Model confidence (mean pLDDT): 79 of 100. A computed fold for a 98-nucleotide RNA from Thiomargarita sp., annotated as TPP riboswitch aptamer (THI element). The source organism's lineage runs through Bacteria, Pseudomonadota, Thiotrichales, Thiotrichaceae and Thiomargarita. Its Rfam family is "TPP riboswitch aptamer (THI element)". About the family: Vitamin B(1) in its active form thiamin pyrophosphate (TPP) is an essential coenzyme that is synthesised by coupling of pyrimidine and thiazole moieties in bacteria.
[in-house]
RNA sequence: CAACACGGCUGGGGGUGUCCCGCAGGGUGCGGGACUGAGAAAUACCCUUUGAACCUGAACCGGAUCAUACCGGCGGAGGGAAGCAUGGUUGUCUGCCU
Numbered sequence: 001c002a003a004c005a006c007g008g009c010u011g012g013g014g015g016u017g018u019c020c021c022g023c024a025g026g027g028u029g030c031g032g033g034a035c036u037g038a039g040a041a042a043u044a045c046c047c048u049u050u051g052a053a054c055c056u057g058a059a060c061c062g063g064a065u066c067a068u069a070c071c072g073g074c075g076g077a078g079g080g081a082a083g084c085a086u087g088g089u090u091g092u093c094u095g096c097c098u
Stems, first nucleotide, its partner, number of pairs: 001091004008084003011048004016042001017035007054079003060073004
C1' cells in the first nucleotide's frame, strides 16, 4: 500500500399482517388471545451499496391454512438508505539492523 472476513461508533432506510373473543355497535376504534416470523408500535427488531432490510410488479401464479403479504415462484426483473476509526489474517514494495 492492497485485498479479505468479523465486529464498533455516528447517521440513515424499512415493515408492523391474519383470525378469534370482548367493549362499543352506523362506520370504525380500543383491549385481550392465537398463527407465522428477527420484528406484527417495540423505542425494540432488521438493513445500510459486497444492498431479497424493504418497495413496485401484485386484489399476480402454484401449494398449504380457521385465515393471512404462511411457504415457494416471480427474481441472473426494476428500484432502494454511508461515512469514520481501530484491531486481525494474507500479499506486495521500501528502509534499517544482523